[in-house]
Molecule: c-di-GMP-I riboswitch aptamer
Organism: soil metagenome
This record gives sequence, structure tokens and C1' cells, in this order.
RNA sequence: GACAAGGGCAAAGCCGGCGAAAGCCGGCGACGCAAAGCUACGAGGCUACAGCGCGUUUGUUCGCGCCAUGCUAGUCGAGCCGCCGAA
Repeated sequence: GACAAGGGCAAAGCCGGCGAAAGCCGGCGACGCAAAGCUACGAGGCUACAGCGCGUUUGUUCGCGCCAUGCUAGUCGAGCCGCCGAA
């Protein structure tokens, strides 16, 4: 970063599976992406099993709140690696 070349990835949705959930994996599928390659380091966002608090209940029964050690790299920043070579 170009009406270039060779290509690459794969949103939503559907099917199957894992997970408490967020979400992830595989297949089909393409919304898009010049890093939509990798890495949870910083920020933001999502979830709350467990834990804690409050109420409730015969009863961790049920509900609410807090909370990341969970998730998100296709939210942004950062680090590392990478194809091609016009202006």
C1' cells in the first nucleotide's frame, strides 16, 4: 500500500461437540480483513461455576449484588513473525 500478481483468513447463520456462562473447536458458509498471522503485556468490553454479602426457604431452595483466576487478538494499543513490490 496499487482497479498489480500469487494467494491467505473467515463474520452472521446452520449442523455436531466442549463449557456454568461468556465463549471455543470441527464442518458447511462469506460479512468483511494488507496482517482478520501469533502473543492476554496495558486499556476497554463480556460472563459469574466457585467464593463473599443481603434477602428468602424445611432445605445452597430461590433471588439480588460484588467479584476473574475465565473469555474477547474480527475493540484499541503494544510485542514478535510474515507474502508481493507500483506511486